[in-house]
RNA sequence: GGACGUUUGGCUCAGCUGGUAGAGCAUUCGCUUGACGUGCGAAGGGUCGGCGGUUCGAGUCCGUCAACGUCCA
Numbered sequence: 001g002g003a004c005g006u007u008u009g010g011c012u013c014a015g016c017u018g019g020u021a022g023a024g025c026a027u028u029c030g031c032u033u034g035a036c037g038u039g040c041g042a043a044g045g046g047u048c049g050g051c052g053g054u055u056c057g058a059g060u061c062c063g064u065c066a067a068c069g070u071c072c073a
Stems, first nucleotide, its partner, number of pairs: 001072007010025004019056001027043005049065005
């Protein structure tokens, strides 16, 4: 330098045919326990890597930049 892939709550990951974002773990609170833990229930927390475009509407399509990874040179 070239090709491809990934980038979504603290972490690991979903998100179908574009229709206004979810799970598990973690955190906090409650119940349970003599207490801790386990178990059960609830709550908070993201605007989806950045910018731009298409569209009535984009996490989802297009362009570009960036980070990380794999391969080639």
Predicted 3D model of a 73-nucleotide RNA (transfer RNA) from a Clostridiales bacterium. Its mean pLDDT, the model's own confidence on a scale to 100, is 82. It matches the Rfam family "tRNA". About the family: Transfer RNA (tRNA) molecules are approximately 80 nucleotides in length. It was read from a public genome assembly. The source organism's lineage runs through Bacteria, Bacillati, Bacillota, Clostridia and Eubacteriales.